[in-house]
């Protein structure tokens, strides 16, 4: 000073949260020493014990314990002395101080500033005067009673600074004829005889205290009248309309009463008072210096300290006294507690310790009066839980320790790792050298508080002084803290570190455990098998005797905004005007000084704060000075401004004159166009409606048409971002009545304004009430359809209502989402309505100006969209109105309303986040442009049968694994009988089937053979290493050991390879421009193209990846070069054949190269490019084909090619063998194959490829077998040799049948390849001869050498389950008007609440669990009010009888009144059967309303 978090990203609103001080503080982990502070915030809850208020030369009587003497009966009596004594008693002062508390209380209670001419004040201090003579009487005490105590009582004595009485009166108080009357006073005590110390009476003085005023002092208005009285109204009663009663409430008078004023009491008179600047009632609450925080303004709070209040068990009373209505006094009530002999008594910690309660929580039943101060005294002195001090608590601030300095083997040990080598702990440890605070021993043993109070003595300025006395000597005491700070000394690293953190905010990182579990979390949010976010560990960061957590409470919060916010869309402008208070207000000018300035004055305690100086070893703490207290109140002064006020003005406003427009408003007549209904006529069978039906209507005659008649709404065209209107709103014509507004030229009033809290009017629709009216239309309602369903969209009917009258509602997305009102601030253009002016014969034309009312813009301004003289610019005044979403405009309460319902208007809970605006994408049953065998024109298939193959499914010991729309299913698999092979069953092995190091030992292994065995493997035989500097080496074998092996798991940890979209034309950058930005431009646009292909325009200007080309095969041609290819000519030779000489023309081969570029021609066009049955040309507008696959997409597919991170198995998940599975068999699906036959089939017959293979191979040619093959043999590692074409063509049959078509099944018998065809192989022959006679819904391929049909070849391969796959050539079509529609896909624009992106989001009802919460019959509480009833102590009055000489008491009564009772009402808490909604809860249940035109636009 900010920071995270809403979006895929942005910006703005917005809330949440987080960093930072603080605290009378609690809890958790851990704890070393002072110093200075602080320490029941909860139950003003009840308290055991002991202490916190007592002194005292005023008075009487005069005791005890101790000592001590004397007697004694040895129990004890008497004396003295203590003793001017204690304890008690009367009296005097104190006890109203000092100490606790925060209940009460919203208040002259507190603050502050005043008033008191309305008052008191005891101790103290000044000042004057006095103090005189007397008298009754009581306590103590003696004796006595009652009682259990507390206590009470009769008698009997006695004093005083206690009481009364009298004199005196300077002075006070009254009265007054101003002469004067009248009336009030005491105490004395002590003495060293100087005097001290009281007393009384009256004045002042300080001090305190009472009372009064002004301003200030939380929230609620869901608390607006209170209070009295009176009117109406309507009930009932009773019979009169006229009286009465009623509040201290406000004032008066007049009287009590008080220290004092005063309704403070009372009685009479008036009817007043107080209130939206918030009365009243209700919640909460001691206030104040201050104390936190904050830049400040503010906001909290209200402990220590300090000031004022208020409280003492709870209500109520007065006594006494200067002072209380009294914390440690009476007196009543009451509630609790203890005592009791039951008869009655006692008591008040919120004083100090303490205890039990309560609580998350707060201390010792310590010492002293040594200092500050306090009571009494004349003092000594005595009290003092005030107060000083110690104890306890890390509860707080501060300060100091836990060692410093060296020391590399970079020690062990831990952790980690690229794994034996490094890195981290870490100079850190060890070890070596120092230094000493704490405890403990011992020693020393000083200052501070404090030479200060007091006291005695002395001296003795100054004084007129008997006397007071400042100063200064001098003496002797006095310390709880405390044997404490402090110093010194010996010894010695010794007694002394924890606690959060560590993903981001927010400083700190890794391993191992854990697997949405355990857990973590302030706030995003982490965990589902590689967790820096759980939990241990190492390390590491922060802070330290603390540190972390929870709570509160400022601040970040411009998040209630005075400083210092908003309201078009984010939450916010009343639906509108009128107009009360208020609020603000034009020009000049006068005075006044109320606000405003300026000085002065007085307060603004003290402490804190701040600033400076000092004192404790430093801080902390403390002392001394200043500043500051921003406020008040009071003097003067200024006068410009706001007020007030004087006097005027005329621009605001507002009146008159002349003209103008207009659906502006009421109210009465009138019209014609439609439409329905009647009637009559003319027709006849179907109208009608609809996506298509249908319900309806019609032969009792309909729909159509022609005419006449009724009815009621509504006013087409004009008409129009044209007009009026305050808004809602007004729309056919005339007519009456009325409001407003404009425009010209002046006259006149003179600030007469704007605004608008309550109030008052107006207010669409719809709905209500009562009455009419109803033609169409049409909620509710029938009915047809649609549909899973259809309480709806659509159709057929139809009642409210729509319409009129009088009422009532008072709401709308009442909208410009935009309060009124003033002013200023570029403009261009429209329109509507007035007025001038120019010209001109002529204004409708051009110019000016006012007013309304559109539209584009510029500055501005906005988060941006946009506003922009009609502001959402720039000011001003005045109003309303916002404060995170939900919950909710809902509950309750009040009001209105005839009802619907309106207005006002919470809260608990819950959520991080809701929102707006603009951006990319994406998607849309949105739009526009294109493109594709996408659709359509075709032309051949699948789907039906049969079998092949795959695949699910099911079986099974195992039927290994993997692929799952297109993009998995003849796919991995270009060969599953063993082997492969991963499964299964059984039978072995454990350094291992396979690599490699290190040790030690060894010469052998490996092949033959021969035994068992299913085999793997055993046993045995035979065989028996090589080099060599003899040190050993390689090559194997045993053993140990590190390790090997794992098609085990993860394709959601990955490389790499691979599909798709798609050969689809898009994918980006740089640098520059625009946008706050995220992004945009560019890549859009107009055109063309297969193409982002190229043009042209352009805030863009240029690159890349891709497309196209360059590459490969093909389609021409030309050179070159002929072998193993070729044969025109030339020669030879054969039954025949490039067979041989020989040739290169010709095919052909294989190399280099040519050719095509819209180059020309015409037309279109700017161009690029298109068109043309165009020239030409083998080929023509990419000729054809092929590799070649941008940027991304699918967490797509592959751990089982392969390579690889973790994990997992380690005599088994790993190796070896046998055998059996992968080939199972109700069924489901894809993909072929052969078919269903005449374009056919079967015998005969006969002609033309390409491309490819070949030595463990292809095989010519012969020779057997019907065949598959089998035997001999040649040639060829191949342009030579070989393997080889089918449809075609011809000629004959078959004659449309389940056939001479199909060929499956199945029997026989064979072949061949293999170790070995059982499960499970392929091929011959002979015989059998299924289904099937062109295949439903649906569906796929395929634009030319293509479909389509025919066959050959080829890789895997011993053989093959191949009808698959890869490739070859033969023969050889149809059809495209066309882009409406499926489908994919591009580019562009729109809308969006979607961004996991529509396989998306998302809403209600139902069911389930939870959570707070309204309403309720009731039920229990609380508080405060009000009326009666009753009334205690008390004062205050009243009083014959008692008692007192009297004063004056008792008694006894009235008045009030604490409490208790009772009675109806409110108000408020809490609980409740049941009942409403609301919220919340991964994976319920029903639709699918919203968002895209959301598939009926969508909201109020």
């Nucleotide at each position: 000073a900010g920071a995270g978090u809403u979006u895929g990203a942005u910006c703005c609103u917005g809330g949440c949260u987080c960093a930072g001080g603080a605290c009378g503080a609690a809890c958790g982990c851990u704890g070393g020493c002072g110093g200075c502070g602080u320490g029941c915030c909860u139950a003003a809850c009840a308290c055991a014990u002991g202490c916190a208020a007592g002194u005292c030369u005023a008075g009487g009587a005069g005791a005890a314990c101790g000592u001590u003497u004397c007697c004694u009966u040895c129990g004890g009596g008497a004396g003295a002395u203590u003793a001017u004594u204690a304890a008690a008693c009367u009296g005097g002062c104190g006890a109203a101080c000092g100490g606790g508390u925060g209940a009460g209380u919203a208040a002259c209670g507190c603050g502050u500033a005043g008033a008191u001419a309305a008052u008191c004040u005891g101790c103290c201090c000044c000042u004057a005067u006095c103090a005189c003579u007397g008298a009754c009487a009581u306590a103590a005490c003696g004796c006595u009673g009652a009682g259990a105590a507390a206590u009470c009582g009769g008698u009997g004595c006695u004093a005083a600074u206690a009481u009364c009485a009298g004199a005196u009166g300077a002075g006070g108080u009254g009265c007054u004829u101003c002469g004067g009357c009248a009336u009030c006073a005491a105490a004395g005590u002590u003495u060293u005889c100087g005097g001290a110390c009281g007393g009384a009476u009256a004045g002042g003085g300080a001090u305190g205290a009472g009372u009064c005023u002004g301003c200030g002092u939380c929230u609620g208005a869901u608390u607006a009248g209170c209070u009295u009285g009176u009117u109406g109204g309507u009930a009932a009663g009773g019979u009169a309309a006229c009286g009465g009663c009623u509040u201290g409430u406000u004032g008066g008078u007049a009287a009590g009463g008080u220290a004092a004023c005063g309704g403070c009491u009372u009685a009479c008179c008036a009817a007043g008072g107080c209130u939206g600047c918030g009365a009243u009632c209700a919640g909460u609450a001691a206030c104040u210096g201050g104390u936190c925080u904050g830049a400040g303004a503010g906001g909290a709070c209200g402990a220590u300290c300090a000031g004022u209040c208020a409280c003492a068990c709870u209500g109520g009373a007065a006594c006494u006294g200067a002072g209380a209505c009294a914390c440690g006094g009476u007196c009543c009530a009451g509630a609790c507690u203890c005592c009791u002999a039951c008869g009655g008594g006692a008591g008040g910690c919120a004083g100090c310790a303490g205890u039990g309660a309560g609580g998350a929580a707060u201390a010792u039943u310590g010492g002293u009066c040594a200092a500050u101060g306090g009571g009494g005294g004349c003092a000594a002195c005595c009290c003092u839980g005030a107060a000083c001090c110690a104890g306890c608590g890390a509860c707080g601030c501060c300060g100091c320790g836990u060692g410093c300095g060296g020391g590399a083997c970079g020690a062990a040990g831990g952790g980690g790792u690229u794994u034996u080598g490094c890195c981290c702990u870490g100079u850190a440890a060890a070890c070596c050298g120092c230094u000493g605070u704490a405890u403990a021993g011992g020693g020393g043993a000083a200052g501070u508080c404090g030479u200060a109070a007091a006291c005695c003595u002395c001296u003795g300025u100054c004084g007129g002084a008997u006397g007071g006395g400042a100063a200064g000597a001098a003496u002797a005491a006095u310390g709880a803290c405390g044997g404490u700070a402090c110093c010194a000394u010996c010894a010695g690293a010794g007694g002394a570190a924890g606690c959060c953190c560590c993903g981001g905010c927010u400083a700190a990182c890794u391993c191992c455990g854990u697997g949405c579990c355990a857990g973590c979390a302030g706030c995003c949010g982490c965990g589902g098998u590689a967790a820096u976010a759980c939990g241990g560990a190492g390390g590491g960061g922060g802070c330290a005797a603390g540190c972390g957590u929870u709570g509160u409470u400022c601040g970040g919060a411009a998040u209630u905004a005075u400083u210092g916010g908003g309201c078009g869309u984010a939450a916010a402008g009343c639906g509108u005007a009128u107009g009360u208070a208020g609020g603000c207000g034009g020009u000049u000018u006068u005075a006044c000084a109320a606000g405003u300035c300026a000085a002065g004055c007085g307060u603004g305690u003290a402490a804190g704060c701040c600033c400076g100086u000092g004192g404790c070893u430093c801080a902390a703490c403390c002392a001394c000075g200043g500043a500051a207290u921003u406020g008040c109140g009071u003097u003067u002064g200024a006068a410009a401004c706001u007020g007030u006020u004087u006097a005027a003005c005329u621009u605001g406003a507002g009146u008159g004159u002349a003209g103008g427009a207009g659906a502006g408003g009421a109210a009465a007549g009138c019209g014609g166009a439609a439409u329905u209904c009647c009637c009559a006529g003319u027709g006849u069978a179907g109208c009608g409606g609809u996506g298509a039906a249908a319900u309806g209507c019609a032969u009792u005659g309909a729909u159509a048409u022609u005419g006449g008649g009724a009815a009621g709404a509504a006013c087409a065209u004009c008409g129009g971002u044209g007009g009026c209107g305050a808004a809602g709103g007004c729309g056919g014509c005339u007519u009456u009545c009325u409001g407003g507004c404009c425009u010209a030229a002046u006259a006149c009033u003179g600030a007469c304004g704007c605004u608008g809290a309550g109030a008052u009017a107006c207010g669409a629709a719809a709905g209500c009430u009562a009455g009419g009216g109803g033609a169409g239309c049409g909620a509710a309602c029938g009915g047809g359809a649609u549909u899973a369903g259809a309480u709806a969209c659509c159709c057929c009917g139809g009642u409210a209502g729509u319409c009129c009258u009088a009422g009532c509602u008072g709401u709308a997305a009442a909208c410009g989402a935009u309060g009124g009102g003033u002013a200023c601030u570029a403009g261009g253009u429209g329109c509507a309505g007035g007025a001038g002016g120019u010209a001109u014969c002529g204004a409708u034309c051009c110019c000016u100006u006012c007013u309304g009312u559109g539209u584009c813009g510029c500055a501005g301004c906005u988060a941006a969209c946009g506003c922009a003289u009609u502001a959402a610019g720039u000011a001003c005044c005045c109003c309303g109105c916002c404060u995170g979403g939900g919950g909710a405009g809902u509950a309750c309460g009040g009001u209105c309303g005839c009802a619907a319902g309106g207005c006002u208007g919470a809260a608990a809970c819950u959520c991080a986040a809701a929102g707006g605006a603009a951006u990319u994408g994406a998607c849309g049953g949105g739009g526009g442009c294109c493109c594709g065998c996408a659709c359509a024109a075709g032309c051949g298939g699948u789907g039906g049968a049969g079998c092949a193959u795959g695949u699910g499914g099911u079986u099974u010991a195992a039927u290994u694994c993997g692929a799952c729309g297109c993009a998995a299913c003849g796919c991995g698999a270009a060969g599953a009988a063993c082997c492969u092979u991963a499964c299964c069953u059984g039978g072995a092995c454990u350094u291992g089937a396979c690599a490699u190091g290190u040790a030690u030992g060894u010469g052998u292994a490996a092949g033959c053979c021969a035994u068992a065995g299913a085999g793997a493997u055993a046993u045995g035989g035979c065989c028996c290493c090589u080099c060599u500097u003899c040190g050993g080496a390689g090559c194997g074998c045993a053993u140990a050991u590190g390790c090997a092996g794992g098609u085990g798991c993860u394709g959601c940890a990955u490389g790499g390879c691979u599909g798709u979209c798609g050969u689809c034309a898009g994918c980006u950058c740089g640098u520059g421009u625009c946008g706050u930005g995220a992004g945009a431009u560019g890549u859009u646009g107009g055109g063309u193209u297969a193409a982002g292909u190229c043009c042209c325009g352009c805030a863009a200007c240029g690159a890349g990846c891709g497309c196209a080309a360059c590459c490969c095969c093909u389609a021409u041609c030309u050179u070159u070069a002929g072998u193993u290819g070729c044969c025109a000519g030339c020669g030879a030779g054969u039954a025949a054949u490039g067979u041989c000489g020989g040739g290169g023309a010709c095919u052909c081969u294989a190399a280099a190269g040519a050719a095509a570029c819209u180059g020309c021609c015409u037309a279109c066009g700017c161009a690029a490019g298109u068109a043309g049955a165009g020239a030409g040309g083998a080929a023509g507008g990419c000729g054809g084909g092929g590799a070649c696959g941008a940027c991304g997409u699918c967490a797509a597919g592959u751990c089982a090619u392969c390579a690889c991170g973790g994990c997992c198995c380690u005599u088994a998940c790993g190796u070896c063998c046998u055998g059996g599975g992968c080939c199972a068999c109700a069924c489901a699906c894809g993909u072929g194959c052969u078919a269903c036959a005449a374009u056919g089939g079967u015998g005969g017959a006969u002609a033309c490829a390409g491309a490819g293979g070949g030595c463990a191979g292809c095989u010519a040619c012969c020779c057997c077998g019907c065949g598959a093959g089998g035997g001999g043999a040649u040639g060829c590692a191949a342009a030579u040799c070989u393997c080889g074409a089918a449809a075609g063509u011809c000629c004959a049959u078959c004659u449309c049948a389940g056939u001479u078509c199909g060929g499956a099944u199945u029997g026989g018998a064979g072949u061949c390849u293999g170790c070995a065809a059982c499960u499970c192989g392929a091929c011959u022959c002979u015989a059998u001869g299924a289904a099937g006679c062109u295949g439903g819904a649906a569906u796929c391929g395929c634009u030319a050498g293509u479909a389509a049909u025919c066959g050959c070849g080829c890789a895997u391969c011993a053989g093959c389950c191949a009808u698959g796959g890869c490739g070859c050539g033969g023969u050889g079509a149809a059809u495209a008007c066309g882009u409406u529609c499926c489908c994919g896909g591009g580019c562009c624009u729109u809308g969006u609440a979607c961004a996991c992106a529509c396989c998306g989001c998302c809403c209600g009802u139902c069911a389930a669990g939870c959570c707070a919460u309204g309403g309720a019959a009731g039920c229990u509480g609380g508080g405060a009010g009000u009326g009666c009833c009753u009334g205690a102590a008390g004062u205050c009055g009243g009083u014959a009888a008692c008692c007192g000489u009297a004063a004056g008491g008792a008694g006894c009564u009235g008045c009030c009144u604490a409490g208790g009772g009772u009675a109806a009402a409110a108000c408020u808490a809490g609980u409740a059967a049941c009942u409403g909604g609301u919220g919340u809860u991964a994976a319920g249940u029903c639709g699918g309303a919203a968002c895209a035109a959301g598939g009926u636009a969508g909201c109020c």